RNA sequence: CUUAUCAAGAGUCGGGGGAGGAACCUGGUCCGUUGAUCCCGCAGCAACCAGUUACAGUUAAGUAACAUGGUGCUCAUUCCAGCAAGCUUAUGCUUGAUAGAUGAG
Numbered sequence: 001c002u003u004a005u006c007a008a009g010a011g012u013c014g015g016g017g018g019a020g021g022a023a024c025c026u027g028g029u030c031c032g033u034u035g036a037u038c039c040c041g042c043a044g045c046a047a048c049c050a051g052u053u054a055c056a057g058u059u060a061a062g063u064a065a066c067a068u069g070g071u072g073c074u075c076a077u078u079c080c081a082g083c084a085a086g087c088u089u090a091u092g093c094u095u096g097a098u099a100g101a102u103g104a105g
Stems, first nucleotide, its partner, number of pairs: 001105006011042001013041004020031003025082004043074003048070003051066005078099001083096005
C1' cells in the first nucleotide's frame, strides 16, 4: 500500500508492579490504591491463515467439521460523539467517510 472483518464470544484466576488508564486531540462517560493500565504464567474464546477430514467441483477451486500449527482476542459497539449526507421542530436516528485495531498478501 491492497483487501476482509470490527453490535457475537471468552478471567471476580495466580505471581510481579505501584499510578494513572480506556490508541492520539477535544468533549462526555467509565475503570483505578478494595491495586487498575501493564508484564509473566495458567485457563479460555474465536475460526483470519496454514493443516486434516467429509461432501461438492474441473474453465472449478467452494461448503461444513476439527482446533494440530501461526496470529489475534478475553469491561463497556473500535465505550460514545467529532466529518459528510438523509430524516427530524428539536432532542435525536440512520447510512457513509476519516482515524484506529486484527488477519492475509
Molecule: SAM riboswitch aptamer (S box leader)
Organism: Oceanobacillus kimchii